[in-house]
This is a predicted structure of a 351-nucleotide part of an RNA (small-subunit ribosomal RNA, central domain) from Chloracidobacterium sp. CP2_5A. The sequence was found in a public genome assembly. Model confidence (mean pLDDT): 88 of 100.

Context: one part of a larger RNA
RNA sequence: CUGGGCGUAAAGGGCGCGUAGGCGGCGCGUAAAGUCGGACGUGAAAUCGCUGGGCUUAACCCAGCGGCUGUGUCCGAUACUUGCGUGCUUGGAGUGCGGGAGAGGCAAUCGGAAUUCUCGGUGUAGCGGUGAAAUGCGUAGAUAUCGAGAGGAACUCCAGUGACGAAGGUGGGUUGCUGGACCGACACUGACGCUGAGGCGCGAAAGCUAGGGGAGCAAACGGGAUUAGAUACCCCGGUAGUCCUAGCCCUAAACGAUGAAUACUUGGUGUGCGGGUUAUUUAGUACCUGCGUGUCGUAGCUAACGCGAUAAGUAUUCCGCCUGGGGAGUAUGAUCGCAAGAUUGAAACUC
Numbered sequence: 001c002u003g004g005g006c007g008u009a010a011a012g013g014g015c016g017c018g019u020a021g022g023c024g025g026c027g028c029g030u031a032a033a034g035u036c037g038g039a040c041g042u043g044a045a046a047u048c049g050c051u052g053g054g055c056u057u058a059a060c061c062c063a064g065c066g067g068c069u070g071u072g073u074c075c076g077a078u079a080c081u082u083g084c085g086u087g088c089u090u091g092g093a094g095u096g097c098g099g100g101a102g103a104g105g106c107a108a109u110c111g112g113a114a115u116u117c118u119c120g121g122u123g124u125a126g127c128g129g130u131g132a133a134a135u136g137c138g139u140a141g142a143u144a145u146c147g148a149g150a151g152g153a154a155c156u157c158c159a160g161u162g163a164c165g166a167a168g169g170u171g172g173g174u175u176g177c178u179g180g181a182c183c184g185a186c187a188c189u190g191a192c193g194c195u196g197a198g199g200c201g202c203g204a205a206a207g208c209u210a211g212g213g214g215a216g217c218a219a220a221c222g223g224g225a226u227u228a229g230a231u232a233c234c235c236c237g238g239u240a241g242u243c244c245u246a247g248c249c250c251u252a253a254a255c256g257a258u259g260a261a262u263a264c265u266u267g268g269u270g271u272g273c274g275g276g277u278u279a280u281u282u283a284g285u286a287c288c289u290g291c292g293u294g295u296c297g298u299a300g301c302u303a304a305c306g307c308g309a310u311a312a313g314u315a316u317u318c319c320g321c322c323u324g325g326g327g328a329g330u331a332u333g334a335u336c337g338c339a340a341g342a343u344u345g346a347a348a349c350u351c
Base pairs, nucleotide, nucleotide: 004322005321006320007305008304012319014202015201016200017199021195022194023193025088026087027086028085029084030083031082033081034080035077036076037075038074039073040072041071042070048066049065050064051063052062053061054060092192093189094188095187096186097184098183099182104178105177106176107175108174109173110172111155116150117149118148119147120146121145122144126137127136163170164169207248208247209246210245211244212243216242217241221237222236223235224234259318260317261316262315263314264313267296268295269294270293271292272291273290274289275288276287277286300307301306324351325350326349333344334343335342336341
């Protein structure tokens, strides 16, 4: 390379936008590059196959025929691919119109409950904590309870294998700005599409820089227990951090451990958002239908588990990735980063 694979055995890039490239709807005309046919030339010899012959045989050697799957020129074919031209009141894609749904994003502002703290009132000896305790707090008046105030963070119920988002993720209310998806009936553009090496952007938590903020929680740290020990689990404290603004970092069991797109392939049952039909006094209900989200399961697939129209079924296109375990996601180099480190990524050796 051919080939085989990637849910769990090694293997889907964390996610998007998109460049090059690869691939690409329905017709007509034309060209004849790919493709196919024929003719001619070439395809040295040896080698190879068949037949025959020569060494006593064989290997070996000789002859004839074939072949050398290739390539060049010319003539032709035109279904498919391709180039060019042209058309499509079109099924892919998109725009407009009318709708309703949503924790989608950003910003501003407001709210109540709770924790903590401060002040004041009542009140007195305990509180707290645990398996049991102790450290701790408290007669300088705690805990409890009532009133007032401060401040920060998070938003009970509703809440739902419910919704939205490309993923990370998003949940109190209101307002402003803003992205996407879905449904309906038409009108319009007329293949404008799919994928996407590089590239660019986004990317939980932790961590970093600067400036704020700091209620609760809480790495580190201190103390009390437990224990043979206890650098832990339990308890009392507690600093970074957690929060905000600006800028970095770029990782994850970033998971559905399942790349994206398109088409096709029996069904049952829930649920979210639309549309339609029938009946009905209405609400609702039933049926049909589109998009999403679950569950059970037919065929089929699978090593099995299981998957099963949201495929891991049947196919096509494009990208990424795998090739025994350890060594090792290490060394080295390079790029990026303030650093932490990230990305790329071996070999010796060994089983």